[in-house]
RNA sequence: GGCUCAAGCCCCGCGACGCCGGUUCGCUAACCAGGUCAGGUCCGAGAGGAAGCAGCCUCCCGCGGUCUCCGGCGGGCGCGGUGUCGUUUGAGCUGGA
Numbered sequence: 001g002g003c004u005c006a007a008g009c010c011c012c013g014c015g016a017c018g019c020c021g022g023u024u025c026g027c028u029a030a031c032c033a034g035g036u037c038a039g040g041u042c043c044g045a046g047a048g049g050a051a052g053c054a055g056c057c058u059c060c061c062g063c064g065g066u067c068u069c070c071g072g073c074g075g076g077c078g079c080g081g082u083g084u085c086g087u088u089u090g091a092g093c094u095g096g097a
Stems, first nucleotide, its partner, number of pairs: 001094007008084002011081005017074006024065004033058004041050003
């Protein structure tokens, strides 16, 4: 000097892990959401009508669960691949001086 291998480093891919969001389930409103509105109230000569509290139902904000699934972010996690060695390190073989 050449070749090969290994490690390190950059980049790429996949996986696992952590966090966040979505999905999904449950809870969730005295009145300032909706529906239905007992009782009672109001209008009417009457027939009827009106507003509407409680209760019940639905769900908003919000809270909690779900990590099966989807997405995003992260790194002294793992595996694989390309490159680097004239700008990282080591090992082996080999040629020359």